[in-house]
Notes:
Large-subunit ribosomal RNA, domain VI from a metagenome, 243 nucleotides, folded computationally.

Context: one part of a larger RNA
RNA sequence: CGUCGAAAUUUGAGAGGAGUUGACCCUAGUACGAGAGAACCGGGUUGAACAUACCUCUGGUGUACCUGUCGUUCCGCCAGGAGCGCAGCAGGGUAGCUAUGUAUGGACGGGAUAACCGCUGAAAGCAUCUAAGCGGGAAGCCUCCCUCGAGAUAAGAUUUCAUCGAGCCGUCGUAGACCACGACGUUGAUAGGCCAGAUGUGGAAGUGCGGUAACGCAUGGAGCUAACUGGUCCUAAUUGCUC
Numbered sequence: 001c002g003u004c005g006a007a008a009u010u011u012g013a014g015a016g017g018a019g020u021u022g023a024c025c026c027u028a029g030u031a032c033g034a035g036a037g038a039a040c041c042g043g044g045u046u047g048a049a050c051a052u053a054c055c056u057c058u059g060g061u062g063u064a065c066c067u068g069u070c071g072u073u074c075c076g077c078c079a080g081g082a083g084c085g086c087a088g089c090a091g092g093g094u095a096g097c098u099a100u101g102u103a104u105g106g107a108c109g110g111g112a113u114a115a116c117c118g119c120u121g122a123a124a125g126c127a128u129c130u131a132a133g134c135g136g137g138a139a140g141c142c143u144c145c146c147u148c149g150a151g152a153u154a155a156g157a158u159u160u161c162a163u164c165g166a167g168c169c170g171u172c173g174u175a176g177a178c179c180a181c182g183a184c185g186u187u188g189a190u191a192g193g194c195c196a197g198a199u200g201u202g203g204a205a206g207u208g209c210g211g212u213a214a215c216g217c218a219u220g221g222a223g224c225u226a227a228c229u230g231g232u233c234c235u236a237a238u239u240g241c242u243c
């Protein structure tokens, strides 16, 4: 830019993906075979590698969470803290992101076939799967499964609305390089704050008691707690403008 002005739901021309395979058990120590050995067909179980999704579990990371600790400077001193030293070092760890973790998948079925196996059957009184005709037959081909998909310009279909609708602007994230996409904009829980909880850390400060002291115990699963969950209009989404 086109397609019917817009919104929602769709059809599927077409395109892409996937397609792997082992071991064990039963049938059965059966058929077969002198024995040694040892099946076809059919059924079941469990893996490897690969692929996709996810974070409940197991772990990793987690430089704005918690704790311990060394040196030094500062907050007048004590106590308690802050800065710097690779995040000072060390032990843990929420959300998110992740694999070595979890879940799922390859299938089944149908159609036409290859090599090949056949039926009927002449040319050629016989024979012959082939010349007419009719079957079987593969991890392969076309479907079936998954994803995209009407710029499929032959631009499709259905429903609704038509002054509907869209955008600018603002608060944002399940989205993201930008754009786009999605949520919300006071008729509001969109983000921040606050409140409550979860989670993590692991027992705060102060005070009391015990101890000469280092330190320990009690108050008290204490104090603090990021990205998590819920609530609450305190703050910001005002007013408005364009098509």
Base pairs, nucleotide, nucleotide: 001151005161006160007159008158009157010156014148015147016146017145020048021047022046023045024044025043026042032037050105051104052103053102054101058099059098060097061096065092066091067090068089069088070085071084072083073082074081075080109143110142111141116136117135118134119133165243166242167241168240169185170184171183172182173181190236191235192234193232194231195230196229197228200224201223206219207218208217209216210215
The prediction has a mean pLDDT of 88. It matches the Rfam family "Bacterial large subunit ribosomal RNA".